[in-house]
Context: one part of a larger RNA
RNA sequence: CUAUUGUUAAGGAACUCGGCAAAUUGACCCCGUAACUUCGGGAGAAGGGGUGCCGGAAUGAGUGAAGGACUUGCUCCGUAAGCUUAAUCCGGCCGCAGAGAAAAGGCCCAAGCGACUGUUUAGCAAAAACACAGGUCUCUGCUAAGUCGAAAGACGACGUAUAGGGGCUGACGCCUGCCCGGUGCUGGAAGGUUAAGGGGAAGUGUUAACGCAAGUGAAGCACAGAACUUAAGCCCCAGUAAACGGCGGCCGUAACUAUAACGGUCCUAAGGUAGCGAAAUUCCUUGUCGGGUAAGUUCCGACCCGCACGAAAGGCGUAACGAUUUGGGCGCUGUCUCAACAAUAGACCCG
Numbered sequence: 001c002u003a004u005u006g007u008u009a010a011g012g013a014a015c016u017c018g019g020c021a022a023a024u025u026g027a028c029c030c031c032g033u034a035a036c037u038u039c040g041g042g043a044g045a046a047g048g049g050g051u052g053c054c055g056g057a058a059u060g061a062g063u064g065a066a067g068g069a070c071u072u073g074c075u076c077c078g079u080a081a082g083c084u085u086a087a088u089c090c091g092g093c094c095g096c097a098g099a100g101a102a103a104a105g106g107c108c109c110a111a112g113c114g115a116c117u118g119u120u121u122a123g124c125a126a127a128a129a130c131a132c133a134g135g136u137c138u139c140u141g142c143u144a145a146g147u148c149g150a151a152a153g154a155c156g157a158c159g160u161a162u163a164g165g166g167g168c169u170g171a172c173g174c175c176u177g178c179c180c181g182g183u184g185c186u187g188g189a190a191g192g193u194u195a196a197g198g199g200g201a202a203g204u205g206u207u208a209a210c211g212c213a214a215g216u217g218a219a220g221c222a223c224a225g226a227a228c229u230u231a232a233g234c235c236c237c238a239g240u241a242a243a244c245g246g247c248g249g250c251c252g253u254a255a256c257u258a259u260a261a262c263g264g265u266c267c268u269a270a271g272g273u274a275g276c277g278a279a280a281u282u283c284c285u286u287g288u289c290g291g292g293u294a295a296g297u298u299c300c301g302a303c304c305c306g307c308a309c310g311a312a313a314g315g316c317g318u319a320a321c322g323a324u325u326u327g328g329g330c331g332c333u334g335u336c337u338c339a340a341c342a343a344u345a346g347a348c349c350c351g
Base pairs, nucleotide, nucleotide: 001346002345003344004343005342006341007340008339010337011336014335019332027051028050029049030048031047036041038171052093053092054091055090056089057088059086060085061084062083063082067077068076069075070073094098106330107329108328109327110326111325112324113322114321118130119129134169135168136167137166138165139164140163146155147154148153172317173316174315175314177247178246179245182244183243184240185239186238187237188236191235192234193233197229198228203223204222205221206220209216210215248266249265250264251263252262275309276306287303288302289301290300291299
């Protein structure tokens, strides 16, 4: 010097990103215990007191000998017997210390997130992520939908809409606003468009025939193929947002000023409702005010000018819970002021 450990004057978080680490607390009995609350909790809340040994006293509980009684029974009575056990009271004794060693919660206040118990990145992340009970939408009538599989077949399910699959949300409480123009889905079928198929007009090639020739040209065969007919779909018409999604701008106006309940105008499918708001969201920003500190970019309470919250990609609350995140306090301490000493194992020396 390194690792592990022990102790430490005075101070006690001044350390540090941060009390990280360490220390404190710790068992049992008694007293006592707040806000809040879903009345279960919170709660071991918090905060106090006691605990050894000896003697004595009065008790409780269990067992119940001897003895006695009769109805002679696995009976009953029975005591200041004895034994076991529990706590109480009084007095005394010893030590620094009596849960004498070991093992054995530090606590409180406020806020964010997630209701909770659970689950997860085997080997840097345990969480606010996933799941969850509950909510809602949607599909599915049974040879179900859906899934695996060229198929047979299987799962779903030896179930049957109080069932099964899928999506979103995520206990509970109060709620969940407006927009169907676009995209999607569902329904509709009058019209438009529309495939193969059906249909077969006009036309073309060939040539019997006719014609002096130019040429015309039946039937057949072959080519080619118009009208017409014809489904879903699309166009179209409706519905649907706990479907994907969206939820404005400019100008003026009140008898100080400021502001604008009010008015005008443009655009839109409709212009963000309730609630919340510098927030896990706020750029400007350490916003401004208040609280806490001697001093606070964090924290708490407000304000609202929301760059760029907002209602099941849920909004706002919420008791309980959390090896969660943030701020504060009490206790406690070598975290620190500031380091010292000691022990063990190494390092180092000899071998």
This is a predicted structure of a 351-nucleotide part of an RNA (large-subunit ribosomal RNA, domain IV) from a Clostridiaceae bacterium. It matches the Rfam family "Bacterial large subunit ribosomal RNA". NCBI's taxonomy places the organism under Bacteria, Bacillati, Bacillota, Eubacteriales, Clostridiaceae. Model confidence (mean pLDDT): 86 of 100. The sequence was found in a public genome assembly.